Background
Predicted 3D model of a 1381-nucleotide RNA (small-subunit ribosomal RNA) from an uncultured bacterium. Its mean pLDDT, the model's own confidence on a scale to 100, is 84. It matches the Rfam family "Bacterial small subunit ribosomal RNA". Rfam links the family to the GO terms structural constituent of ribosome and ribosome.
């Protein structure tokens, strides 16, 4: 010193939280010593018990009790008893002094209570000190005692005696008081003095003879009383209090001044500088904090001040209205014999009660200090010690050194090893603070009485001797033994120092504040470990800091909270130039106070230290004495603020009157005929009783087109037709004039849109309620038809608006440029009203001479969202309501300006089979096939909008299989390693068995291994794609993603990438605060289209032989193969255009990326996959592994997807015939021949292939036949009989023949796909494959279309831009009811 928390990110505003100190604390866990401190913060509840205040015989009369002495009586005696106050002394009385001190407590009290500072010319002070005097004489009670006597007690009463330093009386003086009279002095009422007269008026003795003691005055000295200036709570939703109230003169009262108190007599007095009124509080020195100002606090100690069970009263006394004193009431509590008493711990112990909570019915009066005494000395719960309590600061210890196999164990990790707890520990050596025990042991003590001594004045002072310690056998010291007797608590996400494992699994639970916790939790709970304090540690309360979050110091107020709605103006607060006095404020000296304690410096003492001592320093107030700048004040100027007069102007400035057109509705006539209105469409409505249209006439009312304009006037609401009356303001100009007259303004007046309110008019259009008809799921709205209040006008209220420039008023200062209204002497001018900007301000937007810039001066208003401009009390209003204006309680955020994204039923540009403009289909039928759904024992899993559904699966009859039933096996069906056993295993046979399996037998090999048995381990298509890796969809082949420097911006970001063109494209180009650069595009590859070269066998055949046939010779020219090239670059022309390019030609096989593929930027979707494959973690281990038969993945009321077939004549069925390409072929293709009606059977040439096979390509193309029908179409379905593969076709293969012949006649809503070799149509082939459910899927060629005007719309996207309270980003956010809890 800051820190965390609003947001995808920033930057402010803001509250809220956290780190620090403190505490009379308290709770949890824990605890070895010592010192100094502290210890009912709650019930000023209620107390049992003891104890806290008494002393003095040197005041008194006296003698109950103790003691000592006399006498007596009894007794040998010891001793008993009685008498006696003679003595020591003494209970109770009487009298002095003291019980006003000291302890306690903070209830009450907002006060001269308390703090400070004065004042008393208006007082008092027992005991102490100083000075002076005096103590002389009488006299009366009266307690105790003793007699009687009442009552339970407490406590009386009546009679009779008696003392004093009790009382009272007289003398004397003093002072006092009153008259008169002189003098000093002063601060206003007046104070002293001195002389004098009257008049009241004082005392006491005891005695050891030293003395104490009394009494008057008069001075100190302490103590107290009163009075005043100033100082410190709250609320204004308390604004008006006062009748002894406020003042006079008088009188009484008092130590004394006073309405203190009473008669009178005026009517004051206080109060926005806060009176009354209510809540709440003892006050200060200090105390905790804070850099300071401050805030908060008032416990212990010390000062004052109030109380003393509640209230109230006076007596006594110097002193009280009295804690342990009286009285009187009231409430409690005891004791009573029922009549009656008797108590007051806020004293010190303790008790009970309340509370989270706070001690010993201890010891001494040894020491300090008080009360009596002459004085010994009594008394002291003041005080000094000691017990309890980690409540607090403070010290000290729990060892030191050395020691590594870095053991053992715990704990973690990549686990044959390593880290870490840790030199730590065992172990060796070594000290002994503390502990036990023993030994010696204090300072505190200073003196008294009393004696000695010195010193000077009879006394006192000094200085030796000389009793007495509660705390204590305590501190302390010194000796012995022993590492021996001694660590805990809290934390470990971030803030904050410290990190892992296990368990839990939005559960348990944590937590100041953000926030953790839904299976891999450094944040929950254990555990190792670390980290912090440490005999403590944490939690809880409460203050202050941080908080510049109440801002004097040191903040705001245009959008975050926040300028009154506007002005006039009275108190206030501020105020021009210059001179003079003045000294109030100001600055300065010097004095006085400012208690101590404390705090701070500086010293000292206790082993340190806390703690204790000494010393020194300070704000303020008082007094005095200077200064004279500045401000007040005051005197006497001046003209620059401000007004005034004079001439001129502009204007919707306000009030009143009166005229004026054009329009709307409404009445009357007339022409006129079927509709009009009215909306997105339409009703409702008017209209044949004549509407709307139209035309003439007339009534009414409220508004003033154009002129008009970031123009104009006004303080703001505000104001617009002409005119005319009255009237306010504002400007500009040259001169008199006044001579700071201003400027602001709480309270207070006044004006203030529109609705709305009374009261009387008026109403023509519009129009809240209304009604009606439409929209709508509904529509108490949006639209139409109507319509009342109202809008108008007077008069009176109302007093609010986003009353906004969301910016208060004056003033004065600070670059520039432009448009505008007005003025005039036309200027570098003045007063306005706008716009760009500069310097400078803003958190940023933005303000910028019309400040939100820099300065002064005054009001007003905020201090986190909500609750709420609500309640509730006041005031105002008729009434609506309007001003003023809160708490509980909830909340961690609410907010304000840029950013970037995304999103809009927001605008612009652009593109894509997106639309449109075509073709051919889906959606209907029957069938294949997925998928949901149901059903099963099982119908194994996975995929779900585009981007799941002929998808994994390029081929489920066994096996495939993961699913179901049943059977079985347990180191396993599969890998490794090791121990120990055994000699047979192993192929085959045979026998049970549904089979795995079991048991029998046993060739050929041969010690390699097999089997048993134990153990590490295997094994899982079990879970988790939200724990990954790898791999794939999708936006999208869409043109975007982004980086470095620099530049801007306070920053999060922007620029670059934006603009203008242009392109299939962030392609190119041009300009630009940018230059460049990556990943993406596009090229480089593959394939296809022309041409060349080289190569000719299986391939191909012109020309020459041949053959049935490119069959065989030959050729290398063709065609094809397969390999290197070439070809197209906007290259050339032309036109436009700066370029880029684009449009047209031309020539070419092919034109502008020739076609077609492969390549997929940065990221999205927690997208799929854990069942390809890897894989962390859970989970099973005689099963969730693993072998086996059988059965299921193929059910079937039914929905959907995606295909095949087909509904027919551009067709169907016979016959005859013509042309591909790519592919596959050894467990294979499998040819020629034969057989069958066929499926196929046979049968084995040929080919591991440009050779030979599969293999006939179909649609076409020729002829012929149906001839519009459920057909000579369609084939589903059944039924029969066979072929094929294969251990095996029953669940459930495929195919052939006969035969049977269903639905279907072009498809509703919707919706797909294609722009050229595409679409549509035709066939062929292949992969998986023993067959095949293949109508699939990937290829292959053949035939070959149609149509695009064009971007408004649907749908995706791509770019700028704007809004925005949304960022899990519109499938967002959110507001109401209504229901539950």
């Nucleotide at each position: 010193a800051g820190a965390g928390u609003u947001u995808g990110a920033u930057c402010c505003u803001g509250g809220c939280u956290c780190a620090g100190g403190a505490u009379g604390a308290a709770c949890g866990c824990u605890a070895g010593c010592g010192g100094c401190a502290g210890g009912c913060u709650u019930a000023a509840c209620a107390c049992a018990u003891g104890c806290a205040a008494g002393u003095c015989g040197a005041g008194g009369g006296g003698c109950a009790g103790c003691g000592c002495g006399g006498a007596g009586u009894a007794g040998c005696a010891a001793u008993a008893c009685u008498c006696u106050g003679g003595c020591g002394g003494c209970g109770a009385c009487c009298g002095g002094c003291g019980g006003a001190a000291g302890g306690g407590u903070g209830c009450g009290u907002a006060a001269c209570a308390c703090g400070u500072g004065a004042g008393c010319a208006a007082c008092u002070u027992g005991c102490c000190c100083g000075u002076a005097u005096c103590c002389g004489g009488g006299a009366c009670a009266u307690a105790a005692c003793c007699g009687a006597u009442g009552g339970a007690a407490a406590c009386g009463u009546c009679g009779a005696c008696u003392a004093a330093u009790u009382u009272c009386c007289c003398a004397u003086a003093a002072c006092a008081a009153c008259g008169a009279g002189g003098g000093u002095c002063a601060c206003a009422u007046g104070a002293c003095c001195c002389a004098u007269g009257u008049u009241u008026g004082a005392a006491a003795g005891a005695u050891u003879c030293g003395u104490c003691g009394g009494a008057u005055a008069c001075g100190g000295a302490u103590g107290g009383g009163c009075u005043c200036g100033c100082g410190g709570g709250a609320c204004a939703u308390u604004a008006g209090c006062u009748a002894g109230u406020u003042g006079g003169a008088g009188u009484g009262g008092u130590a004394a001044c006073g309405g203190c108190a009473c008669a009178c007599c005026a009517a004051g007095g206080c109060g926005a500088c806060g009176a009354u009124g209510u809540c709440u509080a003892g006050g200060g020195g200090u105390u905790c904090u804070g850099a300071g100002a401050g805030g908060a606090a008032g416990g212990u100690c010390c000062c004052c001040c109030a109380c003393a069970u509640u209230g109230g009263a006076a007596c006594u006394g110097a002193g009280a209205c009295a804690c342990g004193g009286u009285c009187c009431a009231a409430a409690c509590u005891c004791c009573u014999a029922c009549g009656g008493g008797a108590g007051g711990c806020a004293g010190c112990a303790g008790u009970g009660a309340g509370g989270a909570a706070u001690a010993u019915u201890g010891g001494u009066c040894a020491a300090u200090g008080g009360a009596c005494g002459g004085a010994a000395g009594u008394c002291u719960g003041a005080a000094c010690c000691a017990g309890c309590c980690a409540u607090g600061c403070c010290g000290c210890g729990u060892g030191a050194a050395g020691g590594a196999a870095u053991a053992a164990g715990g704990c973690c990790c990549u686990a044959u090893g390593g880290g870490u707890c840790g030199u730590a520990a065992a172990c060796u050596u070594c000290u002994u603070u503390u502990g036990u025990g023993g030994u010696g042991g204090a300072g505190c003590a200073a003196u008294a009485a009393g004696u000695c001594g010195u010193a000077c004045g009879u006394g006192u002072a000094c200085g030796g001797c000389g009793a007495u310690g509660a705390g204590a056998g305590u501190a302390c010291a010194u000796c012995a033994c022993g590492a021996a007797u001694a660590a805990g608590c809290a934390u470990c996400g971030g803030c904050u120092a410290a990190c892992u494992c296990c368990g839990u699994g939005c559960c348990a639970g944590c937590a100041g504040c953000c926030g953790c916790g839904g299976u891999a939790a450094u944040a929950c709970g254990g555990a190792g470990g670390a980290u912090g304090c440490a005999a403590g540690c944490g939690u809880u309360a409460u203050c202050c800091a941080g908080a510049a979050u109440u801002a004097u110091u040191g903040g705001g107020c245009g959008u975050a909270a926040a300028g009154a709605g506007u002005g006039a103006g009275c108190a206030g607060g501020c105020g021009g130039c210059a001179a003079g006095a003045c000294a109030a404020g100001u600055u300065u000296g010097a004095a006085g106070u400012g208690a101590a304690a404390g705090c701070g410096u500086g010293g000292g003492g206790c082993u340190u230290a806390a703690c204790c001592c000494c010393a020194u320093a300070c704000a303020g107030c008082u007094u005095u004495g200077a200064a004279a700048a500045c401000u007040a004040u005051c005197u006497a100027g001046c003209u620059a603020g401000a007004g005034u007069a004079c001439g001129a102007g502009a204007g919707a400035g306000g009030u009143a009157a009166a005229c004026g057109g054009a329009a709307u509705u409404c009445c009357a006539u007339g022409u006129g005929u079927a509709g009009c209105g009215g909306u997105g469409a339409a009703a409702u409505g008017c209209g044949u009783a004549g509407a709307u249209a139209u035309a003439u006439g007339g009534a009414g009312g409220a508004a003033c087109a154009c002129c008009a304009g970031u123009g104009g006037c006004g303080a703001a609401g505000g104001c617009g037709g002409u005119u005319u009356a009255c009237u306010a303001g504002c400007u500009c100009g040259a001169u008199a004039c006044u001579g700071a007259c201003g400027c602001u303004c709480a309270g207070u007046c006044a004006c203030g849109a529109a609705a709305g309110c009374g009261u009387a008019g008026g109403g023509a259009g519009c129009a809240a309620a209304u009604a009606g008809g439409a929209u709508u799921a509904g529509a108490u709205a949006u639209c139409c038809u109507a319509g009342u209040a109202g809008u108008c006008u007077a008069c009176g209220c109302c007093g609010u608006a986003a009353a906004c420039g969301u910016u208060g008023a004056u003033a004065a200062c600070u670059a520039a440029g432009u448009g505008u209204u007005c003025c005039u002497u036309u200027a570098u001018g003045g007063a306005g009203c706008g716009c760009u900007g500069a310097a400078g301000c803003u958190a940023a937007c933005g303000c910028a001479u019309u400040a939100a810039g820099u300065u002064a001066u005054c009001c007003g208003c905020c201090u986190g969202g909500g609750g709420a401009g609500u309640a509730c009390g006041a005031u105002c209003g008729c009434a609506a309501g309007a001003u003023u204006g809160a708490a509980a309680c909830u909340u961690a955020a609410a907010g304000g300006a840029a950013u970037u994204g995304a999103c809009g039923g927001g605008a612009c540009c652009c593109c894509g089979c997106a639309c449109a403009a075509g073709c051919a289909g889906u959606g209907g039928a029957g069938c294949a096939u997925g998928u949901g759904g149901u059903u099963u024992a099982a119908u194994u899993c996975g995929a779900c909008g585009c981007u799941a559904c002929g998808c994994g699966a390029a081929g489920a009859a066994c096996c495939u299989u993961a699913c179901c039933a049943g059977g079985g096996c347990u180191u396993g069906a599969c890998a490794u390693a090791c121990a120990a056993g055994u000699u047979a295993a192993u192929a085959g046979u045979a026998u049970a068995g549904a089979g795995a399996u079991a048991u029998a037998u046993g060739a050929a090999a041969g010690u390699g291994a097999g089997c048993u048995u134990a153990u590490a381990c295997a094994g899982g298509u079990g879970g988790u794609g939200c724990a990954u890796g790898g791999u794939u969809g999708u936006c999208g082949u869409c043109a975007g993603c982004u980086c470095g420097u620099g530049u801007c911006g306070u920053g999060a970001g922007a620029u670059g990438u934006u603009u203008g063109g242009u392109u299939a494209a962030g392609u190119c180009c041009a300009g630009c605060a940018a230059c460049g650069a990556g990943c993406g595009c596009a090229a480089c590859c593959c394939u296809u289209g022309c041409c060349u070269u080289u190569a000719g066998u299986u391939a191909c055949u012109a020309a020459u032989a041949u053959u049935a046939a490119g069959u065989u010779a030959a050729g290398g020219a063709c065609u094809c193969u397969a390999a290197a090239g070439g070809g197209a670059c906007u290259g050339c022309c032309g036109a436009u255009g700066u370029a880029a390019a684009u449009c047209g030609g031309a020539g070419g096989a092919a034109g502008g990326u020739g076609g077609g593929g492969a390549u997929g930027a940065c990221g999205u979707c927690a997208a799929a996959u854990u069942a390809u494959c890897a894989u962390g973690c859970c989970c099973c281990u005689u099963a969730c592994g693993u072998c086996c038969u059988g059965g299921g993945c193929g059910a079937c009321a039914c929905a959907c997807g995606u295909g095949c077939u087909a509904c027919a004549a551009u067709g169907g069925c016979c016959a005859a015939u013509a042309c591909a390409a790519a592919g596959a072929g050894a467990u294979g293709c499998g040819a020629a021949g034969u057989a069958g009606u066929g499926a196929u059977a046979u049968g084995g040439a040929g080919c591991a292939a440009a050779u030979c096979u599969c293999a006939u390509a179909a649609a076409g193309u020729u002829g012929g036949u149906c001839u519009c029908a459920g057909u000579u179409c369609a084939g589903a379905u059944u039924g029969a009989a066979g072929u094929c593969u294969g251990c095996a076709a029953c669940u459930c293969g495929a195919c052939u023949u006969c035969a049977u012949g269903a639905a279907g006649g072009c498809g509703g809503a919707a919706u797909u796909g294609c722009u050229a070799g595409u679409a549509a149509u035709c066939g062929c082939a292949g992969a998986u494959c023993a067959g095949c459910c293949a109508u699939g899927c990937u290829g292959c060629g053949g035939u070959g279309a149609a149509u695009a005007c064009g971007u408004u719309c649907c749908c995706g996207g791509g770019g700028u831009u704007u809004g925005c309270a949304c960022a899990c980003a519109c499938c967002g956010c959110c507001c109401g009811u209504c229901a539950a809890g």